[in-house]
RNA sequence: GGUCCAUUCGUCUAGUGGCUAGGACGUCAGGUUUUCAUCCUGGUAACAGGGGUUCGAUUCCCCUAUGGACUACCA
Numbered sequence: 001g002g003u004c005c006a007u008u009c010g011u012c013u014a015g016u017g018g019c020u021a022g023g024a025c026g027u028c029a030g031g032u033u034u035u036c037a038u039c040c041u042g043g044u045a046a047c048a049g050g051g052g053u054u055c056g057a058u059u060c061c062c063c064u065a066u067g068g069a070c071u072a073c074c075a
Stems, first nucleotide, its partner, number of pairs: 001071007010025004018055001026044006048064005
């Protein structure tokens, strides 16, 4: 240098061209408990950035960024 892959709540992770983007942990509030822990209920918070296609993009395409894998050349 080339090719390919990945990027989603604070963390891990699911998912789809159209529903309020789901779950676990965390965290906050409440309940339970003599207290703490456990347990239960509810809330909280996310699609890396830009552009394109489309009636509609988190999803498809391109570029950029970051990370990773393989590979070529030089030495």
The RNA shown here (transfer RNA) has 75 nucleotides and comes from a Bacteroidales bacterium. The organism belongs to Bacteroidales, within Bacteria. The coordinates come from a structure-prediction model, not an experiment, and the mean pLDDT is 80.